A computed fold for a 251-nucleotide part of an RNA from a Patescibacteria group bacterium, annotated as large-subunit ribosomal RNA, domain VI. The full RNA is in RNAcentral, with records from ENA. Model confidence (mean pLDDT): 84 of 100.
Context: one part of a larger RNA
RNA sequence: CGUUCGAUUUUUGAAGGGAGUCCCCCACAGUACGAGAGGACCUGGGGGAGGGAACCUCUAGUGUGCCAGUUGUUUCUAUCAAGAGCAGCGCUGGGUAGCUACGUUCCUUAAGGAUAACCGCUGAAAGCAUCUCAAGUGGGAAGCCCACCCUAAGAUUAGAAAUCGUCAUCAAACCCCUGGUAGACGACCAGGUUGAUAGGCGGCCGGUGUAAGUGCAGCAAUGUAUUUAGCCUAGCCGUACUAAUGGUUGA
Numbered sequence: 001c002g003u004u005c006g007a008u009u010u011u012u013g014a015a016g017g018g019a020g021u022c023c024c025c026c027a028c029a030g031u032a033c034g035a036g037a038g039g040a041c042c043u044g045g046g047g048g049a050g051g052g053a054a055c056c057u058c059u060a061g062u063g064u065g066c067c068a069g070u071u072g073u074u075u076c077u078a079u080c081a082a083g084a085g086c087a088g089c090g091c092u093g094g095g096u097a098g099c100u101a102c103g104u105u106c107c108u109u110a111a112g113g114a115u116a117a118c119c120g121c122u123g124a125a126a127g128c129a130u131c132u133c134a135a136g137u138g139g140g141a142a143g144c145c146c147a148c149c150c151u152a153a154g155a156u157u158a159g160a161a162a163u164c165g166u167c168a169u170c171a172a173a174c175c176c177c178u179g180g181u182a183g184a185c186g187a188c189c190a191g192g193u194u195g196a197u198a199g200g201c202g203g204c205c206g207g208u209g210u211a212a213g214u215g216c217a218g219c220a221a222u223g224u225a226u227u228u229a230g231c232c233u234a235g236c237c238g239u240a241c242u243a244a245u246g247g248u249u250g251a
Base pairs, nucleotide, nucleotide: 001154005165006164007163008162009161010160011159015151016150017149018148021049022048023047024046025045026044027043033038050108051107052106053105054104055103059101060100061099062098066094067093068092069091070090071087072086073085075084076083077082112145113144118139119138120137121136172249173248174247175246176192177191178190179189180188197243198242199241200239201238202237203236204235206232207231208230213226214225215224216223217222
């Protein structure tokens, strides 16, 4: 821009893509078959491998703005103490959210249709025989179509339904702003005071593991009490304290 009023939401499905795998065990049955050795079809049930998708409850990893321990320091807070900086996040031990797999859950297929090779029925030409590029009529594959999952009306054949709006008591949308379940940027999604969108604050979950100061014990290193403390990122609930001002298009 088109789809011939402008929109919002929900859809149909022409068409396209994805998937399509395999193994073992049990029963039937030590049956059919076979002299024996051996040993089924069919059917039903169960387990797994490989592949795929989603997710983070569990397990495990990471977690460079979380916590603790600890070494050096000719740096800084004047000094002691306590801290900060630097040394690969200095090193070490843990670790929330998130992201992951080695973790968890699910799928990997039932039915149907038309067929291939092939197997048939009836049956002439050709009094027989014959499954038949004779008429007629069946069966038959992991393959084909459908079925399962995804995209999909620019499918210009531009589809359908519901609702809203009719010239302002204006449907709806955009710029702008606060952001993230989204993201290279656009886009998408949640919001913009009729507000919990982000920050702050309060509480909680959770992490670390018992802060500093002071008292006591010890010559001291240190221990111990106050103290399951102190500190705390992304999580949950709440709370307008801060910031979401303002502007434009529009049948």